[in-house]
Model confidence (mean pLDDT): 82 of 100. This is a predicted structure of a 592-nucleotide part of an RNA (large-subunit ribosomal RNA, domain I) from Natranaerobius thermophilus JW/NM-WN-LF. NCBI's taxonomy places the organism under Bacteria, Clostridia, Natranaerobiales, Natranaerobiaceae, Natranaerobius thermophilus. Rfam family: Bacterial large subunit ribosomal RNA.
Context: one part of a larger RNA
RNA sequence: GGCGUACGGUGGAUGCCUUGGCGCCAGGAGGCGAAGAAGGACGCGGCCAGCGGCGAAACGCCACGGAUAGCCGUAAGCAGGCAACGACCCGUGGAUUUCCGAAUGGGGGAACCCACCUGGGACAAAUCCCAGGUACCGUAUGGUGAAUUAAGUAGCCAUACGGGGCGACACCCGGGGAACUGAAACAUCUUAGUACCCGGAGGAACAGAAAGCAAAAGCGAUUUCCCAAGUAGCGGCGAGCGAACGGGAAAGAGCCCAAACCUGUGCAGUGUAGAAGUCUGACUGCGUUGCUGCACGGGGGUUGAGGGUAGUACCGAUCCUUCAGUCAGGAAGGAGGUAGUAUUACAGUUUACUAGCCGAACCCGGUUGGAAGGCCGGGCCAGAGAGGGUGAAAGCCCCGUAGGCGAAAGUAAAUUGUAAGCUACUGGUACUCACCCGAGUACCACGGGGCUCGAGGAACCCUGUGGGAAGCAGGGAGGACCACCUCCCAAGGCUAAAUACUCCCUGGCGACCGAUAGUGCACAAGUACCGUGAGGGAAAGGUGAAAAGCACCCCGGGAGGGGAGUGAAAUAGAACCUGAAACCGUAUGCCU
Numbered sequence: 001g002g003c004g005u006a007c008g009g010u011g012g013a014u015g016c017c018u019u020g021g022c023g024c025c026a027g028g029a030g031g032c033g034a035a036g037a038a039g040g041a042c043g044c045g046g047c048c049a050g051c052g053g054c055g056a057a058a059c060g061c062c063a064c065g066g067a068u069a070g071c072c073g074u075a076a077g078c079a080g081g082c083a084a085c086g087a088c089c090c091g092u093g094g095a096u097u098u099c100c101g102a103a104u105g106g107g108g109g110a111a112c113c114c115a116c117c118u119g120g121g122a123c124a125a126a127u128c129c130c131a132g133g134u135a136c137c138g139u140a141u142g143g144u145g146a147a148u149u150a151a152g153u154a155g156c157c158a159u160a161c162g163g164g165g166c167g168a169c170a171c172c173c174g175g176g177g178a179a180c181u182g183a184a185a186c187a188u189c190u191u192a193g194u195a196c197c198c199g200g201a202g203g204a205a206c207a208g209a210a211a212g213c214a215a216a217a218g219c220g221a222u223u224u225c226c227c228a229a230g231u232a233g234c235g236g237c238g239a240g241c242g243a244a245c246g247g248g249a250a251a252g253a254g255c256c257c258a259a260a261c262c263u264g265u266g267c268a269g270u271g272u273a274g275a276a277g278u279c280u281g282a283c284u285g286c287g288u289u290g291c292u293g294c295a296c297g298g299g300g301g302u303u304g305a306g307g308g309u310a311g312u313a314c315c316g317a318u319c320c321u322u323c324a325g326u327c328a329g330g331a332a333g334g335a336g337g338u339a340g341u342a343u344u345a346c347a348g349u350u351u352a353c354u355a356g357c358c359g360a361a362c363c364c365g366g367u368u369g370g371a372a373g374g375c376c377g378g379g380c381c382a383g384a385g386a387g388g389g390u391g392a393a394a395g396c397c398c399c400g401u402a403g404g405c406g407a408a409a410g411u412a413a414a415u416u417g418u419a420a421g422c423u424a425c426u427g428g429u430a431c432u433c434a435c436c437c438g439a440g441u442a443c444c445a446c447g448g449g450g451c452u453c454g455a456g457g458a459a460c461c462c463u464g465u466g467g468g469a470a471g472c473a474g475g476g477a478g479g480a481c482c483a484c485c486u487c488c489c490a491a492g493g494c495u496a497a498a499u500a501c502u503c504c505c506u507g508g509c510g511a512c513c514g515a516u517a518g519u520g521c522a523c524a525a526g527u528a529c530c531g532u533g534a535g536g537g538a539a540a541g542g543u544g545a546a547a548a549g550c551a552c553c554c555c556g557g558g559a560g561g562g563g564a565g566u567g568a569a570a571u572a573g574a575a576c577c578u579g580a581a582a583c584c585g586u587a588u589g590c591c592u
Stems, first nucleotide, its partner, number of pairs: 001591009015577001016542002020513002022510007029502002031166002039100003042055003046078002050074002052059001061094006070082003105114003115134008136163009171202001172200005182189001186236001212219002223250005233241002254494003257438001261299010276289001277286002279329006304472001306437004310432006318335006336426006343420012356405003363378005379396002381385001387399003443467008453479001474489005529536002549576001552563004
C1' cells in the first nucleotide's frame, strides 16, 4: 500500500408521516368604488424585529345574540392585569378609520410640499391648530350674458344627479387584427377572425316573436345539446375547410311603438264683402272662436285566410259629465268594475344563509408493554361500524357521525296580501275601398366583407362610392334569370328560461402528489437574492407520548466533552425519526 473483517465519522438517499398542494362535483355568490375602492406607506403592544390584527378612539370602542371558565394573537419568558356584575372567543349591526392611491383645492420625484373660503380654538402678536368645502366631464334646472341692434346664442356662474378607478390573464358583445406554422418549397389557401390591442356590459352576455323554413305535405320566436354528418358542398378540387333541412331532447312568452284619424298648446300664414265654424236635423243665437303649415304633447293603433283609420248599415250595452239653447238621435271623456302584470314600495308567511345546541352504548378481569386502544375471557349500543384524536391497532375514552333542534340582528329567495304604476276588456259584425301601414330605404352598378360557397351559373346577409323605386290593384323570398305556384310583410323597439365561466364562500369526492413530488411557496414566499428597469426568482418540513430540553460535579477561555440525572429509548440531546452510497478514519487477519 492492497484485499477483507469489526467499529466509527461524514453525508442525507430510503422507509414511514403530513399542517400543503392538484383535479373534480354540488350548492351559494357573482361584484367593490367620490359615503373615497382594490392595493399600499407609516404608525398602534410595558418589554415588540417579522407575520397576523388594528388606525391618533390604533393588539382595540359600543349594542345585540351565541357560548363558556378561563383569558391578555403567533409566542413557550419576565412584569402587570382582566374574568360568574359573564371576561377571552364566535356571529350580527354600529363607531372610529392617519397618509398615498381613480385621488378630485394647487403642485409633486406615490405615501410629500403649498394654499384659498366658511366656522371654531390657542397666543400679547407674528403665527399655528381643528372641522367642513374648493378637480374634470356629462345631463337637468336656474342665474348672468358677448362679438352685433336683438337673442331660450356662444361663453361664464350656481345647484342637483350621474360618471371616472379596480376586480378572475374567467365567461360575453362590439371595433381593429398578425406571424411562425401546414401545404413536406411557396404566392391563392391554411394557421385564424386565433394570439394580441381598444371600447362596453352583465350575473350572465348575445339572440329573439318570420319581408323565416319548406315543397304539392306541412312547420310556426330565440338559445343550447344529441343525431343528421365528416354527409351536401367549398378547395393551387392541394393541404385542408365544412353546413343546412329534417328528427329527438332542455326550456318555454310573448309584447310595445311610428303612421292614418281625433284633440291640446305655441308660432307663422289666411280671414272684417261677417265667409268659415259652432256633433247631426230644424229654429234661434254666438262670432275670429275657424282653416292651412310646422313643432311638441294626449288619445287612437300594431296586422298578412292583410291589418288599421274613416264612412254607412245592423245587433248589443253599469253610472256620471261634456258637446251654445230646445226636441230627437249620436259621439267623446271620466268614474266604477273585471282580469292580468316581466315595474316599484310596504306588510305577512315559509325556507335558506350568517353564531350554535342535543345526540346511544364498557366496564371488568387477565396478559405483554414505558403506555392498551393489541391479545385472551365476559358484556353493551346501533336511524350512529364516516372520519379524526387519545402514550400502540377504540362502534361503546374524547371530538364527532346517523337523526333531530336553533336567531335579538342582518341578508337572500319563494309566495300571499295591500297600494301605486302599467296593460287588456266595458262592444261586435258586414259593406264601401277614401286615407295610413317605417326612403336616400328596397333595388341596380362598381369595390369589399360574411355564409359550406376562394367570382364561380352565385342567390341570400352586411355596406364604402354613385344612381335610385313601388307604396296593398303594393312589396320581399323560394340559389343566376323568367313564368306559374307557394311562403312571408323589410327599411322602429323590448323580452325571462334552457346556455357559458369561477377571483371568492360552504360541503363533498379522488385506481391524484407525499417534501428533487404536489402550487414558485407545507417553513419569515412572490420572501432572500439577481437586474437601472420591464422582469427573474430560490433553498429550507419531522426530538419525544409528555420538555420530563440534562439540576449538580469534573476538564476546557470557549466550543465541546466526561460523569450524574430524565426518558421505553439520549448512537431520540435540539447540527435531534429512520440514517443507504460515494468519501475519511481506528483496530486487526492475510498478501506484498